Predicted 3D model of RNase P RNA and transfer RNA as a complex of 441 nucleotides. It holds a member of the Rfam family "Bacterial RNase P class A". From the family's description: Ribonuclease P (RNase P) is a ubiquitous endoribonuclease, found in archaea, bacteria and eukarya as well as chloroplasts and mitochondria. Rfam classes the family as a ribozyme. Its mean pLDDT, the model's own confidence on a scale to 100, is 75.
[in-house]
RNA sequence: UCGGGUGAUCGCCGGCCCGCGCUUCGGCGCGGCGGGAGGAAAGUCCGAGCUCCACAGAGCACGAUGCCGGGUAACGCCCGGUGGCGGAAACGCCGAGGAGAGUGCCACAGAAAAGCAGACCGCCGGCGCGCCGCUCUGCGGCGCAACCGGUAAGGGUGAAACGGCGGGGUAAGAGCCCACCGCGCACGCGGCAACGCGGGCGGCACGGCAAACCCCAUCGGGAGCAAGGCCACGUAGGCAGGCGCUGAGAGCUGCUCGCUCGAGCCUGCGGGUAGGCUGCUGGAGGCGGCGGGUAACCGCCGUCCUAGAGGAAUGAUCGCCUCCGCGUCCGAGGCGACUCGGACGCGAGACAGAACUCGGCUUACAGA
RNA sequence: GCCGGAGUAGCUCAGCUGGUAGAGCAGCUGAUUUGUAAUCAGCUGGUCGGGGGUUCGAUUCCCUUCUCCGGCU
Numbered sequence: 001u002c003g004g005g006u007g008a009u010c011g012c013c014g015g016c017c018c019g020c021g022c023u024u025c026g027g028c029g030c031g032g033c034g035g036g037a038g039g040a041a042a043g044u045c046c047g048a049g050c051u052c053c054a055c056a057g058a059g060c061a062c063g064a065u066g067c068c069g070g071g072u073a074a075c076g077c078c079c080g081g082u083g084g085c086g087g088a089a090a091c092g093c094c095g096a097g098g099a100g101a102g103u104g105c106c107a108c109a110g111a112a113a114a115g116c117a118g119a120c121c122g123c124c125g126g127c128g129c130g131c132c133g134c135u136c137u138g139c140g141g142c143g144c145a146a147c148c149g150g151u152a153a154g155g156g157u158g159a160a161a162c163g164g165c166g167g168g169g170u171a172a173g174a175g176c177c178c179a180c181c182g183c184g185c186a187c188g189c190g191g192c193a194a195c196g197c198g199g200g201c202g203g204c205a206c207g208g209c210a211a212a213c214c215c216c217a218u219c220g221g222g223a224g225c226a227a228g229g230c231c232a233c234g235u236a237g238g239c240a241g242g243c244g245c246u247g248a249g250a251g252c253u254g255c256u257c258g259c260u261c262g263a264g265c266c267u268g269c270g271g272g273u274a275g276g277c278u279g280c281u282g283g284a285g286g287c288g289g290c291g292g293g294u295a296a297c298c299g300c301c302g303u304c305c306u307a308g309a310g311g312a313a314u315g316a317u318c319g320c321c322u323c324c325g326c327g328u329c330c331g332a333g334g335c336g337a338c339u340c341g342g343a344c345g346c347g348a349g350a351c352a353g354a355a356c357u358c359g360g361c362u363u364a365c366a367g368a
Numbered sequence: 369g370c371c372g373g374a375g376u377a378g379c380u381c382a383g384c385u386g387g388u389a390g391a392g393c394a395g396c397u398g399a400u401u402u403g404u405a406a407u408c409a410g411c412u413g414g415u416c417g418g419g420g421g422u423u424c425g426a427u428u429c430c431c432u433u434c435u436c437c438g439g440c441u
Base pairs, nucleotide, nucleotide: 001368002367004321005320006319007318008317009316010315012036013035015033016032018031019030020029021028022027038351042362043361045360046359047358048357049356050224051223052222053221057257058256059255060254062220063219064218065217066216067081068080069079070078071077082096083094084093085092086091097215098214102213103212104209105208106207120155121154122151123150124149125148126147128144129143130142131141132140133139134138163181164180166178167177168176182204183202184201185200187198188197189196190195228278229277230276231275238269239268240267241266242265243264249261250260251259285304286303287302288301289300290299291298292297324347325346326345327344328343329342330341331340332339333338369440370439371438372437373436374435375434378393379392380391381390387424395411396410397409398408399407417433418432419431420430421429
C1' cells in the first nucleotide's frame, strides 16, 4: 500500500418527474432501471462542524497542553529542525518548561540522605604510658589503649554521598591553589527560534523526584442527534402535605456575582401516553493533472456522486479465474537429497458490520 | 448511540499523599470431646485484570487495552 476478481440464480434495504393493476385517494402490490459498509465502520481517547441554552458575561475553582518553527477549521494530531539517550555505523527512541519561589518525599542499609550536614573504619596532630637508641634533667624512633582536636583523599553503605580527574600544596587533608572537563554568569558571532560556536569571568555555592503538591505560559462557557424542530394521541390540571410575588423555581454547569424569564414549585399516593415526520446526508468530499513547498500541506483546472436503516438491509448457493497450503500423477534437470513446470483432488481466505457528519490517535487483522 | 463507575487470596472487602499487601469467612494441621459442632493454637494460599512508561523502587502515578456493572427517552 492492498485487503480477492467475475458471471448466474434466489433474496434483503432504501431511491426513481419509469410502467401496469387495485384503492377507503392516504397509499399498496407486481415489474423495470440504477445504488447499497470499512481500513479500521471498533474503542469513544482527543479536536471540530451542527443544534439548543444570554449567540456566550466577570472572578475563583477545575481540567488539558508544555523544546523551537511550520501545517491545519481545530487538535493532545502531522511535518521539519534542536537537544538528550542508545548504537561501531546506517539509523532508532524521547510526556523534552521550571528543582536558583515555596512545601513535601528519598524505605532498608549507612556515621551522615540534603541542614554552609556528617567522623564508623582509616589518616594526621596533641596529651599519656611502655620499650629502645644517643652527643643523656632533653632529643629521636617504635608500639599501645582511652580522651581532645583536624580531615570527606582512601575503605565501607546505598539507586543516589555535597563537582570529576591529574598536579602542586599540607602534620594529614581540603577549589586551599593551578590546568582540563563539568556547572553558573554576562558578552560576541551564526540562526526567525529552540540552540550552536568562540574567547572571558566566577570559584563550587546549586543531589534526585514536578507521569508529588505546586509555579509559569497557553487554551477551554455548558450540554449533546436520546441535541433540536413539527404533528398526532392521552390524562384534564385528581387527592394529601410543605414552601412561595417580602421572588419560590428555572435557564446555569462546582461556587460567588451578574443577566433573563417568572407563578408556580417540591414530596407521596393514584391515573395516562410511550406513535409519526424532520434533523439525514453533497462534504474542511473522492479521483486525475499542473504548479508552489525539504515535508506536512496548499492553490488552480478537469471530472465523479458514492448507503441512509430505525431491534436496525448490504446475504446465500453454484461455476470460472487468481492467491496460499497439502496430497497424487506427468514432464524436464540431477548419481542422489531435491529443484522447476503442468494437471487433478481436498482444504483455507482474516479482523470485523455504518446509525448526525468530518479530521486525527489507538487497538484488532488471514494473506500479499 | 451518549455518559459514569469498578477489577486485590476460593468469597466479601481494607490498603490512597510510592518503600517487598493484610482482615473476616472458607481450606489444612494439632489440641479439646466417647464422637461431632463450637472454641483455642498454628499454617497454606496473591502474575494486585493484561501490556508499556515515569521513578532507585509502582497495588498506588501516567498511557493503552480487556472484562463487568449502572444511568438516560